[in-house]
RNA sequence: GAUUUCCUUCGGGGCGGGGUGAAAUUCCCCACCGGCGGUGAUAUGAAGCGCGAAUGGCGCGUUUUAUUCAGUCCGUGACCCGUGCCGCAGCUUGUCGCAAGCCGCAGCCGGUGGACUCGGUGCAACUCCGAGACCGACAGUAUAGUCUGGAUGGGAGAAGGAAAAA
Repeated sequence: GAUUUCCUUCGGGGCGGGGUGAAAUUCCCCACCGGCGGUGAUAUGAAGCGCGAAUGGCGCGUUUUAUUCAGUCCGUGACCCGUGCCGCAGCUUGUCGCAAGCCGCAGCCGGUGGACUCGGUGCAACUCCGAGACCGACAGUAUAGUCUGGAUGGGAGAAGGAAAAA
């Protein structure tokens, strides 16, 4: 340093102003927000080398390294669905070893699941720069990405610790 198992902690942001109306943070105009891992030509720092005639310094180039860079790319999570698999609990019937049926819960597996273009630079960009777009589970309620609720839940994962074995 890698692997496996276990434990602990952490693990989502946003309606401000105006209009209409009996009523809207839900409609309309303006505003605001962007989970997790990956990729990444971004940015900053450090070190090495080269060039600028010349040590240092400074500038440019280049290599290594640390941190950092996508809501719309590649995956993935929450929500929802399942004639799937497995386990557990309950109920009913037959029987008293159990069997069949129904229903619920958890896990696994599977399914569903939203959105980007143009211009610039360049060998190379859906990632950089500029511009203009677009997207956002379910239930409730005047139609909700931003309110309330399931949720003091779940969670992709992140950090730390312990053990095992080579």
The prediction has a mean pLDDT of 78. This is a predicted structure of a 166-nucleotide RNA (FMN riboswitch aptamer (RFN element)) from Paenibacillus piri. Rfam family: FMN riboswitch aptamer (RFN element). About the family: The RFN element is a highly conserved domain that is found frequently in the 5'-untranslated regions of prokaryotic mRNAs that encode for flavin mononucleotide (FMN) biosynthesis and transport proteins. The RNAcentral record of the sequence draws on Rfam.